The RNA shown here (Bacterial RNase P class A) has 402 nucleotides and comes from a Bacillota bacterium. The sequence was found by an Rfam model in a public genome assembly. The organism belongs to Bacillota, within Bacteria. The coordinates come from a structure-prediction model, not an experiment, and the mean pLDDT is 76. Rfam family: Bacterial RNase P class A. The family's RNA type in Rfam is ribozyme.

């Protein structure tokens, strides 16, 4: 230059004129000075304050869950560990415990924690098929449709190879070889079945008895090594959650945002809460309950108290008026200490209090393409969620240039 990040700003401003609510003054007719938000929104948490109530306590029920600090207080916020996400700066977390117990993990898959063999892989038997080798046994394909017979048509041998022995060899014997067929062993390969090992490899699944390589092993496996993860012991280092070194046996799903245990924490209702004036009347009405205990601010159980409750009919007041009601854990400036949130000092500043419910119209500049989201009702500290443009600073990435 661009893109992200993270904090702040900003929500029109000045003038004048006329309306509106408050205070304050006061000559009684003016005058002064203030007058919706950063969320006033949601009613999500914590509190002041007011009442039960000068009697409590306990369960039960809620809420929170690392560490440590702030804070009145919390569920908040600020530092830190652990863990997620992103190249990064940053951001986010419902962050104790699964070996107390109880559940659940559909389908798919052999098998979902008292889990397991579905395909596979070896090994051992039985059977069986091929291949080789050995052996026993018993032949000789081929050399021939030849030689030969036969009146024609047809009929049809012997004989593997070498040596020995013999008169001789196409007999017989005998050695040895080539084939071949049967059988019978051994190897090896493959199918089947049976029985044993096996969780490494494949397959389901979110998730499958730590993970990666290497070696062994009949195949395997922490079997055993090396490096990580858990997990148990030792040391060190931090205030702590944690971190780290080192030994070791090898390894004991997840899910508590299920019930549930562990540790802290906890009365209730609520400004229509309350307080007080002022007006005004008619309750010797019925009707139930109560000292064998009404009632007593969520329930339920002990306790304390100690006498009225409740329901129906009847009469009256007022839909009057004051307070609460805005000076507060209040703003922001400045110094001190803290890494920070924050905590003290010191000085200044008041910044709505309506109740049929106020802050509007108009003209001029200015400045802008902001007119978004949206109105106080007893208040504050904070979470949430809706929102415009544009500026300021800090940090991070990227691209160019020097």
């Nucleotide at each position: 230059g661009g893109a992200g990040u993270a904090a702040g700003u900003g929500a029109a401003g000045c003038a004048g004129c006329c309306g509106c609510g408050g205070a304050a003054a006061u000559a009684u007719a003016u005058u002064u000075u203030c007058g919706a938000g950063g969320a006033a929104a949601g009613u999500c948490c914590g509190g002041g304050c007011u009442c039960c109530g000068u009697a409590g306590g306990g369960c039960a029920g809620g809420g929170u869950g690392c560490u440590g600090g702030g804070u009145a207080a919390c569920g908040c916020c600020c530092a830190g560990u652990g863990g997620g996400g992103g190249u990064g700066a940053c951001c986010c977390c419902a962050a104790g415990g699964a070996u107390a117990g109880u559940g659940c993990c559909a389908c798919a898959g052999a098998a979902a924690a008292u889990a397991u063999a579905c395909c596979g892989u070896c090994c051992a038997g039985c059977a069986u098929u091929c291949a080789a080798u050995u052996u026993a046994a018993g032949g000789a394909a081929a050399c021939a449709g030849u030689a030969g017979c036969u009146u024609u048509u047809g009929c049809g041998a012997a004989g593997g190879c070498c040596g020995g022995u013999u008169u001789a060899u196409u007999c017989c014997c005998u050695g040895g070889u080539u084939u071949u067929u049967u059988g019978a062993a051994u190897u090896g390969a493959g199918u089947g079945c049976u029985g044993g090992a096996u969780a490494a490899g494949g397959g389901u699944g979110c998730a499958a008895u730590g993970g990666u390589a290497c070696g062994g092993u009949a195949a395997g496996a922490g079997c055993g090594u090396a490096c990580c993860a858990g997990c148990g012991g030792u040391c060190g280092g931090g205030a702590g959650a944690c971190c780290g070194g080192c030994c070791g046996g090898c390894u004991a799903g997840g899910u508590a945002a299920a019930c549930c245990c562990c540790a802290c924490c906890u009365g209730g209702a609520g400004a229509a809460a309350g307080a007080c004036c002022a007006a005004g009347c008619a309750g010797a009405a019925g009707g139930g309950g109560g000292a064998u205990g009404a009632g007593g601010u969520u329930g339920c159980c002990c306790g304390c108290u100690g006498a009225c409750c409740c329901c129906u009919c009847g009469g009256g007041u007022a839909u009057g008026g004051u307070c609460g009601c805005u000076a507060c854990a209040g703003g922001g400036g400045c110094c001190a200490g803290g890494c920070a949130a924050c905590u003290g000092g010191c000085a200044c500043c008041g910044c709505a209090g309506a109740u049929a419910g106020a802050u509007g119209g108009c003209u001029g500049c200015u400045a802008c393409u902001u007119g978004a989201c949206a109105g106080a009702a007893c208040u504050c500290g904070g979470c949430u969620u809706a929102c415009c443009a544009g500026c300021u600073u800090g940090c991070u990435c990227c691209a160019a240039u020097u």